RNA sequence: GGUCGUGUGGCCCAAUGGCAAGGCGUUUGACUACGACUAACCAUCAUAUCAAAAGAUUGCGAGUUCGAGUCUCGUCACGACCU
Numbered sequence: 001g002g003u004c005g006u007g008u009g010g011c012c013c014a015a016u017g018g019c020a021a022g023g024c025g026u027u028u029g030a031c032u033a034c035g036a037c038u039a040a041c042c043a044u045c046a047u048a049u050c051a052a053a054a055g056a057u058u059g060c061g062a063g064u065u066c067g068a069g070u071c072u073c074g075u076c077a078c079g080a081c082c083u
Stems, first nucleotide, its partner, number of pairs: 001082007010024003018066001026053005032048002035045002059075005
């Protein structure tokens, strides 16, 4: 230098050109269960469970299209191969 692949919430990972889905994590709430504390209860704390919420200019820029995460061009980062 050339070819190809990947890029999507904090992390992971989907989406046939037609509402950007899900998991983990985060926040809030609930009551239940187990445990800690106590002589015991209440309260509190930890874990588990359940519910809800927030969180995305789909790497960046342009184009095609009624409509783009998806197609086209350019570009950036990373990776593989070739030279």
Molecule: transfer RNA
Organism: Amphichorda felina